[in-house]
RNA sequence: CGGAAUAUAGCUCAGCUUGGUAGAGCGCUGCCUUCGGGAGGCAGAGGUCGCAGGUUCGAAUCCUGCUAUUCCGA
Numbered sequence: 001c002g003g004a005a006u007a008u009a010g011c012u013c014a015g016c017u018u019g020g021u022a023g024a025g026c027g028c029u030g031c032c033u034u035c036g037g038g039a040g041g042c043a044g045a046g047g048u049c050g051c052a053g054g055u056u057c058g059a060a061u062c063c064u065g066c067u068a069u070u071c072c073g074a
Stems, first nucleotide, its partner, number of pairs: 001073007010026004020057001028044005050066005
């Protein structure tokens, strides 16, 4: 320098193909249970979907550029 993959909750990842309310597990907080802890049960909080722009009534999803990480080639 060329090509490809990945980027979504504190962590690990779905969702993208087919645009239409942002989700799961673990973790965290409160309550119940217990003498207490753990385990278990119930409820809840937590996200400008890597950044910027475009298309659209509507974008995590489509298009363009950029950034970071990884891989392949030169």
Molecule: transfer RNA
Organism: Halomonas sp.